[in-house]
Context: one part of a larger RNA
Molecule: large-subunit ribosomal RNA, half A
Organism: Candidatus Rokuibacteriota bacterium
RNA sequence: GGCGAACGGUGGAUGCCUUGGCGCUGGGAAGCGACGAAGGGCGUGGCAAGCUGCGAUAAGCCCCGGGGAGCCGCAAGCAGGCAUCGAUCCGGGGAUGCCCGAAUGGGGGAACCUGGGUGGGGUAAUGCCCACUCGUCCGGGUCUGAAUACAUAGGAUCCGGGACGCGAACCGAGGGAACUGAAACAUCUCAGUACCUCGAGGAAGAGAAGGAAAACUCGAUUCCCCAAGUAGCGGCGAGCGAACGGGGAACAGCCCAAACCGGGUUCGGGAAACCGGAUCCGGGGUUGCGGGACCUCGAUAAAGGGUAGGCGGAGCGGUAGCGGAACGGUCUGGAAAGAUCGGCCAAAGAGGGUGAGAGCCCCGUAAGCGAAACCGCAAAGCCGCCCGAGAGGUAUCCCAAGUACUACGGGACACGUGAAACCCCGUGGGAAUCCGGGGGGACCACCCCCCAAGGCUAAAUAUUCCCCAGCGACCGAUAGUGAACCAGUACCGUGAGGGAAAGGCGAAAAGAACCCCGGUGAGGGGAGUGAAAUAGAACCUGAAACCGUUUGCCUACAAGCGGUGGGAGGGCUAUGCCGUCGCAAGACGGAAGGCCUGACCGCGUGCCUUUUGCAUAAUGACCCGGCGAGUUACUGCUACGUGGCGAGGUUAAGCGUUUAAGGCGCGGAGCCGGAGCGAAAGCGAGUCCGAAUAGGGCGAUAAGUCGCGUGGCGUAGACCCGAAGCUAAGCGAUCUACCCCUGGCCAGGGUGAAGCCGCUUUAAACAGCGGUGGAGGCCCGAACCGGUAUUGGUUGAAAACAGUUCGGAUGAGCUGGGGGUCGGAGUGAAAGGCUAAUCAAGCUUAGAGAUAGCUGGUUCUCCCCGAAAUAGCUUUAGGGCUAGCCUCGUGCGUGACGUGUGGUGGUAGAGCUCUGAAUGGGCUAGGGGUCCUACCAGAUUACCAACCCCAAUCAAACUCCAAAUGCCAUACGUUUGAGCACGGGAGUCAGACGACGCGGGAUAAGCUGCGUGGUCGAGAGGGAAACAACCCAGACCGUCGGCUAAGGUCCCCAAGUGUGUGCUUAGUGGGAAACGAUGUGGCGUCGCAGAGACAGCCAGGAGGUUGGCUUAGAGGCAGCCAUCCUUUAAAGAGUGCGUAACAGCUCACUGGUCAAGCGAUGCUGCGCGGACAAUUCAACGGGGCUCAAGCACACCACCGAAGCCACGGACUCAGUAGGGAGACCUGCUGAGUGGUAGGGGAGCAUUCCGCCAUAGGUUGAAGGCAGACCGUGAGGACUGCUGGACGAAGCGGAAGAGAUUAUGCCGGGACGAGUAGCGAUAAAGCAGGUGAAAAACCUGCUCGCCGAAAGCCCAAGGGUUCCUGGGGAAGGUUAAUCCGCCCAGGGUUAGUCGGUACCUAAGCUGAGGCCGACAGGCGUAAGCGAAGGACAACAGGCGAAUAUUCCUGUACCGCCGUGGUGGCGUUACGAGCAAUGGGGGGACGCAGAAGGUUAGGCACCGCCCGCGAUCGGAAGUGCGGGUCCAAGCGCGUAGGGGGCUUCGAUAGGCAAAUCCGUCGGAGCGCCGAGAGGCAACCCUGAAACGUGAUGGGGAGGCCGUCAGGCCGUAAACGGACCGAUACCAUGCUGCCAAGAAAAUCCUCUAGCCAGCCAUCAAGGCGACCGUACCGUAAACCGACACAGGUGGGCGAGGAGAAUAUCCACAGGCGCUC
Repeated sequence: GGCGAACGGUGGAUGCCUUGGCGCUGGGAAGCGACGAAGGGCGUGGCAAGCUGCGAUAAGCCCCGGGGAGCCGCAAGCAGGCAUCGAUCCGGGGAUGCCCGAAUGGGGGAACCUGGGUGGGGUAAUGCCCACUCGUCCGGGUCUGAAUACAUAGGAUCCGGGACGCGAACCGAGGGAACUGAAACAUCUCAGUACCUCGAGGAAGAGAAGGAAAACUCGAUUCCCCAAGUAGCGGCGAGCGAACGGGGAACAGCCCAAACCGGGUUCGGGAAACCGGAUCCGGGGUUGCGGGACCUCGAUAAAGGGUAGGCGGAGCGGUAGCGGAACGGUCUGGAAAGAUCGGCCAAAGAGGGUGAGAGCCCCGUAAGCGAAACCGCAAAGCCGCCCGAGAGGUAUCCCAAGUACUACGGGACACGUGAAACCCCGUGGGAAUCCGGGGGGACCACCCCCCAAGGCUAAAUAUUCCCCAGCGACCGAUAGUGAACCAGUACCGUGAGGGAAAGGCGAAAAGAACCCCGGUGAGGGGAGUGAAAUAGAACCUGAAACCGUUUGCCUACAAGCGGUGGGAGGGCUAUGCCGUCGCAAGACGGAAGGCCUGACCGCGUGCCUUUUGCAUAAUGACCCGGCGAGUUACUGCUACGUGGCGAGGUUAAGCGUUUAAGGCGCGGAGCCGGAGCGAAAGCGAGUCCGAAUAGGGCGAUAAGUCGCGUGGCGUAGACCCGAAGCUAAGCGAUCUACCCCUGGCCAGGGUGAAGCCGCUUUAAACAGCGGUGGAGGCCCGAACCGGUAUUGGUUGAAAACAGUUCGGAUGAGCUGGGGGUCGGAGUGAAAGGCUAAUCAAGCUUAGAGAUAGCUGGUUCUCCCCGAAAUAGCUUUAGGGCUAGCCUCGUGCGUGACGUGUGGUGGUAGAGCUCUGAAUGGGCUAGGGGUCCUACCAGAUUACCAACCCCAAUCAAACUCCAAAUGCCAUACGUUUGAGCACGGGAGUCAGACGACGCGGGAUAAGCUGCGUGGUCGAGAGGGAAACAACCCAGACCGUCGGCUAAGGUCCCCAAGUGUGUGCUUAGUGGGAAACGAUGUGGCGUCGCAGAGACAGCCAGGAGGUUGGCUUAGAGGCAGCCAUCCUUUAAAGAGUGCGUAACAGCUCACUGGUCAAGCGAUGCUGCGCGGACAAUUCAACGGGGCUCAAGCACACCACCGAAGCCACGGACUCAGUAGGGAGACCUGCUGAGUGGUAGGGGAGCAUUCCGCCAUAGGUUGAAGGCAGACCGUGAGGACUGCUGGACGAAGCGGAAGAGAUUAUGCCGGGACGAGUAGCGAUAAAGCAGGUGAAAAACCUGCUCGCCGAAAGCCCAAGGGUUCCUGGGGAAGGUUAAUCCGCCCAGGGUUAGUCGGUACCUAAGCUGAGGCCGACAGGCGUAAGCGAAGGACAACAGGCGAAUAUUCCUGUACCGCCGUGGUGGCGUUACGAGCAAUGGGGGGACGCAGAAGGUUAGGCACCGCCCGCGAUCGGAAGUGCGGGUCCAAGCGCGUAGGGGGCUUCGAUAGGCAAAUCCGUCGGAGCGCCGAGAGGCAACCCUGAAACGUGAUGGGGAGGCCGUCAGGCCGUAAACGGACCGAUACCAUGCUGCCAAGAAAAUCCUCUAGCCAGCCAUCAAGGCGACCGUACCGUAAACCGACACAGGUGGGCGAGGAGAAUAUCCACAGGCGCUC
């Protein structure tokens, strides 16, 4: 370390439970709100954080009723109270009810700020406090009242008039998508759906015929069932889809306008009467067999009837309640309700509780009873209202006008423009009045029906946020609501919006006193409680992963899908059996069987998915547990099964009844069937076509129908998960883009434009030079902005950074605050950039379960059969449909194979007759060339070449021929899964390889296409080393039996070192070609050879001649030509080497020697070379093999598989026998049982329901753990332990009904791994302290780092982080005694700081108003809006934490009254105040330069304090430190600006004006001709100085852990120099781009007004909000204690130009391992 066992931990499955959900039924209610809602904020308790309740009267107050003993909520405790004088509690009514919210006095960033009026409180008075009241619009009343006389518009005011806002669905209306479907898409569909908006009600809408129809008609509307998926509509596609009529529910009808009559008002005419017009009121009148008016006759204010309005309340009901029968003993037990014995009640045996399971213990239940108050329904009655007279006549009047109708354009009707009626709308045109008008699906006629252009109308119907009662073959904590629990919470997001997890001790807290270890920890051990404590609060049960402890066996030379088969060895083994001992209990031993382990050996490449094919290095899964996918409706269609009835079957809605969602009955509308045929008229067992009594088509000769179950289909999301996207409505410019308003920022250095001045020059200029000057999208370079290059980083420090480097840095610059613009839209110096870490169309929610011919996943068992990867068609090719092939059922009685027989054919082959191709030759037309030629004609040809001949060929689309096989028919034989038809259900349409026949390709491919058969696919076993497809062979199960196949038999490794005969020498065997080769065996052919071959050796190899030519030369041998003759045994005018050429050496040829075979060539067996690849052998599986263990032939034997046989068993089917009513059972015989997609059959398990209050169960259910039992299996018993309350079986029923895989979901646990890392390398060390423990905490000393910051102060943002005490679980990247952590207590003090009570900017809101389908948009007055304008306090001190806020001192502003002083005025000749009006002013850019100052600095002089030594000097000119102070008041300087004063006029400044403006006159020092300058005067104005200040501040030592405490003296407090970017300064100069508004303020009048103004003094009053702390950061934005980001101010010293850089003050840090 592995396996097993035992025992734990972790974890939270399972079981049981349920307070919560889900679905539904019946009833109620169907609203709340200006009398302030819904919903909130903030408060409220003695102690109080949350929830609940309540509202400053605050877990409550009052009254009435109920009730009757305890109570002060959840929720304990402490403290304290209340209650029989009736509390708490329950019900009804009332009171109070802060602030926000329609929100309503005004404003506003909801819960805040701030007014007017009236009344009240308080103060000397102001301030302050309280109550009520003040919104807009509409309506009504009254008053007033423009242009414009009346009038109107408008305005004011009153109203106990109304509206506003909220709410789940239902309803009506105005607008109105898209995905999707149509396998694309546009009409169409989805769908008038989603969504937006308006409006209403308890319902809404509709509704009393200008209707529907075609009968002998019906008679408002609505809803249900039928009609009917019919008629129709429809790219006649997808799809959409009525009505008439029938059956039901419920029922209800009315009022006006007009004619006519009367009256009022008004206008016109008129002298008037009166007439006419307009308008209002009353009467009248309301209809389609037309009615009414009118006239005549008649009736007469009633009878009678109706009522939907008002009153009324008998009665009934609701909102608290009351009462309510009947039990005891014994036993077990912790507990009795259980068991048992004996009783009782029952109009009550529903249900819940009680220590387990209770009719009789408790609450209840049945039947019954009950309300002071409030609410609902509501009869009678009353009031009101309505009807309440008709008949006849005349044909005078009336009977709804920009209407009907119509043209065009639309919409809606089931109906898409269609022949398109009917209805509605837009634009234009435009009637009639009963002799009229509309309709009946274009239109016309006839006929029929009906009266539009005004209105009202219950019920039947829809829905459920809510209340009450109840029910469930609904869930039971991953379920059921998102939410059983303090959940729309935590948390995420700027926002719209998104959105969790989380139940259980016990009967009772009896919640563990006390003791021990430990840090007064955490945790644990005892003790105690309890039935139980492995029920101990992380608490019922407590599975698995995972982590351990102990132990039996195994394991250190051994090899892997981790198993399986065998198995040595070791350990263990109860009861029972045998034996021994023992009285017994029991002990020991043994056998058999079994359990654990397992050396060693054989065999053996996981699972799923997808595929032709996967160990595949193709997909998916870390492990475990739970969850997780073919359902339901339409009682649609279809088939089968089953049941009822049957020529019939059946009801639907609804109704009745009832034991009440059920059952039973009624209901026959309707549907299916019973007759068909035809386009139809029509006819009918027939009918249609037809002239037809031909023929033919379709029918007639088979029973249906209604339930239930199952398979399949359709419509619905339709098996589950998954898009990218489309559309609608919203949310976003805190990021970023651009724009608007208002503010801010840019060290320092350099360059030196224009202009100006001077000089030179010129007639004058121009120009030049010098100076001055200070321009610039100028230069260098910090801050700041940017982001060039590179390095690092890349599970980062960081979801874009760091280091170095680099660009811009007075500009088209950067930046803060406030605003604006947005989704086919914005913005864009333009990159498709940016619009919140998202952009070729943001985000959120909705349509929505979009669609997905695509991928993945799809869950228990056994039995039977079992495919396909093809054809046709397809915008089709990885998808479909039909057929083929599979399965199941029914029927029929055929099929397949073999053999025989009889037919059929044009493939292989072959051939060349045909059709073509094609080679050589011959023959020879024709043609070409050459020659000849005037022409004609001719000659010739090694050119081309037809026909024909000879020879030899080729063909898928040639055939004079022509098989094998096939196909058809038939007889016989064999054959249970073989055929055919019909019907239900499929799957398959990617195939692969090998063989043979072919096409394509290259007679390539593990290539591609086709055919035939095979295998794999879907097939295991044996062989081929391994190896889907090859060879053998088809696995029902078992056997330690046998025989064989392919293939094998030396060892690995089962079987022959078998036999015989050869071959191979190459390890050929055990990879390979052309080609090559005296390899070797076999079989041939042709030569030479004893007259001596072949090879070797010895010798010759000559002469003419150096042949001729050529050549410089050519002598056998460069080349050309010729290649003879002679001698010879033989010898070439020469085979090769060689020379310059010769020479020389050779060969052919010959002789000798030797001695027997030698040579050439063909076929063939086996070998050799050819033979080079990547990490040793690596081309037999290995070892190894040579008369073989190689090769060939022959033979014998053996091995060898899941094949065959044998034995046993299971199942299926067929046949048969017996039994049985049947389903079926039993036996015999035979055949069969591989299997993916798929079909069929039979079962198991789970949850719930019925029988069932079942059996069983505290003497122990479910669940859990274990075990050697049973079943073919899914599974099922039994026993023990655990557990502590439920719960089988059986027979039926119903399903949220079975998981190892979906990069599934949720949770838990592993591995990686004690690994990476611990977030700037600015740095620590020591001592002391505390403590359980100290690298990190505290103190001290030393060291290091920042110091234009890493210091200090503001703003934003954050929201207690601040201070003190305590703590030590978690957070802190380690520890922690420490902390920005936890607990408790404390802390923020303002007339003068900031904001509000002041102003206005962009912009926003917006009375009226304008516009717009709605929603809403714009906008005047008015208002809001700030880091802009305006505005009164400074210094010091104290202090744990605040201070311009407290205190001390000294000020200032506004207001109030009092007193003193001075002055003016009192009715106008006017003191004073004074606009909301007028004027002034406020009031503004950029750059630059100079001056005066101050802040600050320095420490040079002076002064003060301290120090002062170890060598030489040194008491100073040494060393160290210090040398300070505000507002206010006074003074009014440097400097800057201005003419000033006065008089008059004035029609401008929307009235007025003494003000402003304009015009005119007069006066005023000096210089200057003048322009102007200077002065005076006025305005402005730092600073200094004085005062403030006889004030404040200002050193040291000792002690202490810090905080701090104690002691003690209390000093100087001048000058020089440097010097700002600060102040003078809103100044000055220059420039062009020309640089907010309003208020405060001054003044003027309008106006107000009798007392008022000024000054001094002492008093009084002065509100609300912010104020802690962090704030370049550990407290903000970045998920973090994050190397990032974040606006403004101060920012000393040395060096330096400098805010660069280096060093260092104050101060702060050493960055949490």